About this RNA: Predicted 3D model of a 170-nucleotide RNA (Lysine riboswitch aptamer). Its mean pLDDT, the model's own confidence on a scale to 100, is 77. The sequence was found by an Rfam model in a public genome assembly.
RNA sequence: CGCUUAGAUAGAGGCGCGGUGCUCAUCAGUACCUCCGGCAAGGCCAGUCUGCCGCCGGUCGGGAAAGGGAUCGCCGCCGAAGCGUUCGCGGGAGGGACUGUUCCCCGGGCGCUGGGUCGUCGGAGAAAAUCCGCCGGACUGUCACAGUUUUGUGGAGCGCUAUCGAAACC
Numbered sequence: 001c002g003c004u005u006a007g008a009u010a011g012a013g014g015c016g017c018g019g020u021g022c023u024c025a026u027c028a029g030u031a032c033c034u035c036c037g038g039c040a041a042g043g044c045c046a047g048u049c050u051g052c053c054g055c056c057g058g059u060c061g062g063g064a065a066a067g068g069g070a071u072c073g074c075c076g077c078c079g080a081a082g083c084g085u086u087c088g089c090g091g092g093a094g095g096g097a098c099u100g101u102u103c104c105c106c107g108g109g110c111g112c113u114g115g116g117u118c119g120u121c122g123g124a125g126a127a128a129a130u131c132c133g134c135c136g137g138a139c140u141g142u143c144a145c146a147g148u149u150u151u152g153u154g155g156a157g158c159g160c161u162a163u164c165g166a167a168a169c170c
Stems, first nucleotide, its partner, number of pairs: 002170001007164005014078001016077006023070002032062002035058005042053003045100006081113008090105004114140002117137003121133004142155005
């Protein structure tokens, strides 16, 4: 000096990912308020105890919000992020306590998914919105192999590209 590895920095994928603000639709002419009628049954997630509310139906009229979304903008990003599972005498919402249950959130461990998209099915959801998962289809980035015009097959982000690159071996 070369080879090569751990590692470092930067970067690419594109209907790319997440967060957030405004607006809008939905929720919903629902809850609730007003008025009328009937009933003493009942309602507040389930059980027990307890507490609270009268309850149900209709109604000229008045009339939401949260959670979940969409567009656009802004911000942070390219295991971006999402999901499953498990743990926590974790936190929150269905009046309080205990037990359970459903949903949501936070943190740790392990595991799965290259990416978006379309379809079936399943789950969440008030929902024909939207989100999540399995499977399947074509597409797309990347690498490997074969071919060398155009492509085909296969792999996975623990990947790929670029620039550096300790130590060790040669």